Bacterial RNase P class A from a Pseudomonadota bacterium, 345 nucleotides, folded computationally. The prediction has a mean pLDDT of 79. Lineage of the source: Bacteria > Pseudomonadati > Pseudomonadota. It matches the Rfam family "Bacterial RNase P class A". Rfam classes the family as a ribozyme. Its family is annotated with ribonuclease P activity, dimeric ribonuclease P complex and tRNA processing in the Gene Ontology.
[in-house]
């Protein structure tokens, strides 16, 4: 020097002028702190919380899928095992069952699953013709060849009329058993067996484990205003009860349809499963300990404009309960580890 992987950090700075928004101070005038993200998005997951519901059990329905773990939980993250792609550093995984059933594999080929004979091999055995060679019938046969993504396990020997695991050695595969590992799992280890006859389950379907709902437009306080109107249904063998159905529990009125009034204001609303230094423990993800910080609460929607200087000349893009992920989008700059090459010492 050239390509690469992986992992963190930054999101204009400064200075001044006027202007917004919450909270603190202060009779006031004003002062003083703080004021959009690495995704704030997407509304996919997962909870905190609020309410309903004696808040229970079951079906039914959905969610997830290897193994320890880690966390409030997770479909999330760590660290491993099989599988896959790369020379490598490293990436990626919808990864429990195909011996419970059911289904599907176009075309193309004889045949696509308790599946076959298109083209060939064989004439041993039995039968005809022929002097003979030899041909036909009848039979064997799945080893060559063809066709597919895939065709009754590969190779070699024996063996046969010719061929087949038909027999055997060797891989391969099922089963059992040791060893190593918490486990998934590995294993160039013993051992039985000629051997279940393909793929799909991101097909139904089994099998293991999880799930009340509905949401801050949740909920609550307070204030105004009206028509406590009018109609129908059901009613205890019945209605309602925060997804459906069934049981049980609870309550005693409950639904529907027209018409008619209000739309303010404060509460929720930011001290969190919070940030962060450093020690200890772990391979990590993280956990404990001890110090130090307070870091938006809008509500027709709040950080906007102007100058001048710097520079990486700023994309993707703006909170609306709150937090732990996930996926998407994205200008550029910094740092630090590994991989692989070329030259050269």
């Nucleotide at each position: 020097g050239g390509a690469g992987u992986c992992g963190g950090c930054c999101a204009g700075g400064c200075a001044g002028u006027c202007g917004c928004u919450g909270c603190g101070g202060g009779u006031a005038a004003c002062c003083g702190c703080a004021g959009a993200g690495g995704a704030a998005a997407g509304u996919c997951c997962g909870g905190g919380c609020u309410c309903c519901g004696u808040a229970g059990g079951g079906c039914a329905a959905g969610g997830u899928g290897c193994c320890a773990g880690g966390u409030a939980a997770c479909g999330c993250c760590u660290g491993g095992a099989g599988g896959g792609c790369g020379u490598g550093a490293g990436c990626c995984u919808a990864u429990g069952g195909a011996a419970a059933g059911u289904a599907c594999c176009a075309c193309a080929g004889a045949a696509a699953a308790c599946a076959u004979a298109c083209c060939g091999c064989c004439u041993a055995a039995g039968u005809c013709c022929g002097c003979a060679a030899g041909g036909g019938c009848c039979g064997g046969u799945a080893a060559g060849g063809g066709u597919g993504a895939a065709a009754a396990g590969g190779u070699g020997c024996g063996g046969u009329a010719a061929g087949a695991g038909c027999g055997c050695a060797c891989c391969g595969c099922g089963c059992g058993g040791g060893u190593g590992g918490c486990a998934a799992c590995a294993c160039a280890c013993c051992g039985c067996g000629g051997c279940a006859c393909g793929g799909u389950a991101a097909a139904c379907c089994c099998c293991a484990c999880c799930u009340g709902g509905a949401g801050c437009a949740a909920g609550g306080c307070c204030g105004c205003a009206u028509a406590g109107g009018g109609g129908a249904a059901c009613a205890a063998u019945g209605g309602c009860g925060u997804g459906g159905c069934c049981c049980g529990c609870g309550c005693c009125g409950u639904u529907c349809c027209c018409g008619g009034g209000u739309a303010g204001g404060c509460c929720g609303c930011a001290c969190g499963a919070g940030g962060u230094g450093c020690g200890u423990g772990g391979c990590g993800a993280c956990a404990c300990g001890c110090g130090c910080c307070c870091c938006a609460g809008a509500u027709g929607a709040a950080u906007g404009a102007c100058u001048g200087u710097c520079c990486a000349c700023g994309a993707c893009a703006g909170a609306a309960c709150c937090c732990g992920g996930c996926u998407u989008a994205u200008c550029g700059g910094c740092c630090g580890a590994c991989u692989c090459u070329a030259a050269u010492u």